[in-house]
Large-subunit ribosomal RNA, domain I from a Fimbriimonadaceae bacterium, 598 nucleotides, folded computationally. The prediction has a mean pLDDT of 80. Its Rfam family is "Bacterial large subunit ribosomal RNA". The source organism's lineage runs through Bacteria, Bacillati, Armatimonadota, Fimbriimonadia and Fimbriimonadaceae.
Context: one part of a larger RNA
RNA sequence: GGUGUACGAUGAAUGCCUAGGGACAAGUUGCCGAUGAAGGACGCGCAAGCGGCGAAACGCUCCGGGGAGCUGCACAGAAGUGUUGAUCCGGAGGUGUCCGAAUGGGGAAACCCAGCGUGGGUAAUGCCACGUUACCCUUGCCUGAAUAAAAUAGGGCAUGUGGAGGGAACCGGGUGAACUGAAACAUCUCAUUAACCCGAGGAAAAGAAAUCGAAGAGAUUCCGUAAGUAGCGGCGAGCGAAAGCGGACCAGCCCAAACCAACAGGCUUGCCUGUUGGGGUUGUAGGGCCAUCACUAAGCCCCCCAAACGAAGGGUUCGCCUUUCGUUUGAGGGGUUCAGAAAAGAAGAUCGAAGGUGUUAGCGGAAGAGGACUGGAACGUCCCGCCAUAGAGGGUGAGAGCCCCGUACUCGAAAACUUCCUUCGGAUUCAGAUGGUACCUGAGUAGCACGCAACACGAGGAACUGCGUGUGAACCCGCCCAGACCACUGGGUAAGGCUAAACACAACUUGUCACCGAUAGUGCAUCCAGUACCGUGAGGGAAAGGUGAAAAGAACCCCGGGUAGGGGAGUGAAAUAGAACCUGAAAUCGUACGACCC
Repeated sequence: GGUGUACGAUGAAUGCCUAGGGACAAGUUGCCGAUGAAGGACGCGCAAGCGGCGAAACGCUCCGGGGAGCUGCACAGAAGUGUUGAUCCGGAGGUGUCCGAAUGGGGAAACCCAGCGUGGGUAAUGCCACGUUACCCUUGCCUGAAUAAAAUAGGGCAUGUGGAGGGAACCGGGUGAACUGAAACAUCUCAUUAACCCGAGGAAAAGAAAUCGAAGAGAUUCCGUAAGUAGCGGCGAGCGAAAGCGGACCAGCCCAAACCAACAGGCUUGCCUGUUGGGGUUGUAGGGCCAUCACUAAGCCCCCCAAACGAAGGGUUCGCCUUUCGUUUGAGGGGUUCAGAAAAGAAGAUCGAAGGUGUUAGCGGAAGAGGACUGGAACGUCCCGCCAUAGAGGGUGAGAGCCCCGUACUCGAAAACUUCCUUCGGAUUCAGAUGGUACCUGAGUAGCACGCAACACGAGGAACUGCGUGUGAACCCGCCCAGACCACUGGGUAAGGCUAAACACAACUUGUCACCGAUAGUGCAUCCAGUACCGUGAGGGAAAGGUGAAAAGAACCCCGGGUAGGGGAGUGAAAUAGAACCUGAAAUCGUACGACCC
């Protein structure tokens, strides 16, 4: 020196744990902002940080809940506070510096400098407080050029809970790649993706057929299927429907035009234009206008019936009965006039009220302090009981239905909200027939040509849809479509608009997990993380969990330069659990020992 054994040091693996992540489902909720947002700066404590709050600053007021402690993380001291109900939880308010769209002007964000008004202060100025002063748009008013008048442009004032900015993902639109794949590569693919821009909302988009395609169906959206089919495709790589069927959810409407009226303007004086209102909204075509009829309600007239009252006549048992006439009321029928959607009814996507329900705090809630044993500790074991609409779960010194929190099951709101349900009210909306007439039914549109795009469809036989350039119809005896085109036969009615629900995403609550368990799971576990650190910047981006049941966190003594470290003592079940703290592998280092090897 090696090797071996033992004991240590170092080191952090492993095991166990979970405070944090992940996923799915159901339910609920979903925009914020000039009434100043999102996000920050600076302050407020005996206070450095995080959290909270805003010069009224660890907090103020009111209304509820709750019931003994409380003064956040934060365990100490000091000083306070609370049954006259604190702390805490919920609702509604108040305050809310400065920056930030930032908006009085400026600006290198959190700073600098003003005008005006009101008030305060001073002998007076300086000074202080509060309010107000950006731009654009809407609407109204005032003013007002070039240009004589008028008008217009312009200017000013007022007005509006108008706009501006923000928002993770979801949504609509615009611009738009490449790596890649094709075993190279150019059409193609990746992909109408990424990225960027614009816009909107709690959802968005789409949407009531100029549809589908041969059966008939009957707005849109979403899911499953049809189907990896039909097809497309250097027919390569690959791309890839639709009808139909099964479900979710269901909802339909409004204009333009013809025509009418009012008002205004124009001039060529009976026409045109404009505004408003009425009318009208479709394909078995519909609407307008004219005629006829029907319908509804109201007014008037007539007829009939019933009731009441009054008058007259007749009868009379003097109670009344009966006939006629008049008046009033009610029902029905007929005629006529006017109005047509006023009434009644219905719908209801919009508004309001009331009630319910629900949300935002909570309340009650059964049954062993049973005995013995082990142990530091009983929740373990044995014995004996009890509750259960509660034996989900968690905690408590080890496996607890009966110790604690809870759980099953009930109950509960002064205030705020309630998109859901019910009722009520208001605005709004909703209905004819026949005949005639030929007035209307979306024009630089449709179509066509050329060039593109998008349709699963790459120019193909290429329809349909959209865009650019050019050209350019018809007018319901019209027009479009049914995958070139033609005929026939069917389907529809373009060139205007609106429209809940089913569907996307996220947050929250609840529940669950053959999801992870600190090199995993989010980048980040109770760890002060988008931090430290790196980068001029855009941006990149960590590591780091565990004493113990309880701090009982080691009084006192000793060694030492000692507030290092250690030895005693003490605590504890344990201190080789001592804060560099659960377990504590390996590499590595040391000490001791051996009769083994060199």